The RNA shown here (c-di-GMP-I riboswitch aptamer) has 90 nucleotides and comes from a Syntrophobacterales bacterium. The sequence was found by an Rfam model in a public genome assembly. The organism belongs to Syntrophobacterales, within Bacteria. Model confidence (mean pLDDT): 87 of 100.
[in-house]
Parts: sequence; structure tokens; C1' cells
RNA sequence: ACUCGAUAAAGGCAAACCACCCGAAAGGAUGGGACGCAAAGCCACUGGCCUAAGUCCGUAAGACACGGAUACGGUCGCAGGGCCGCCGGG
Repeated sequence: ACUCGAUAAAGGCAAACCACCCGAAAGGAUGGGACGCAAAGCCACUGGCCUAAGUCCGUAAGACACGGAUACGGUCGCAGGGCCGCCGGG
């Protein structure tokens, strides 16, 4: 350096849920809390998935109502990819 993660050692992160805050929502921050994770460290580049404020279309006499489409929003703990990394085996 590459590769693998069996047994360790030192550790690390933190799902659901709860409190509170931001957000139209999906979701996110902080604190508590642990389902799990060998990258559950970082990056929205590719695909997937979620939401639909705004926009467009329709219904409607009309509407801040209802329905449909759509990401410039989100998810890295969905997968791929990129970058950095602890220990041990080969």
C1' cells in the first nucleotide's frame, strides 16, 4: 500500500420514543434514550425513495377548498460512487 473482518483491545456513532425549537411538509437542530452499525465518519455525483411550499392543469359562479403533475426541498441509518480513518489477520 492492497485486501479481509474471526477472536480481541481501546474506543466511536446513535434507531424508535420523549422534551423543546426550526420547517408548508418530508425532514432537521439540541438534550435525554439505545434499535443497531466495521465506516451508521464526510460528500446529494448517479439511481431509488419521501414531501409538494411555489408553479401548472382540472373541478368549481368563486375560493386560502378538493384532486393530479412537478424539486429549486429532503433522505449518506436505501444502494452505488468519491474522500478520510482505529485495531487485528493475510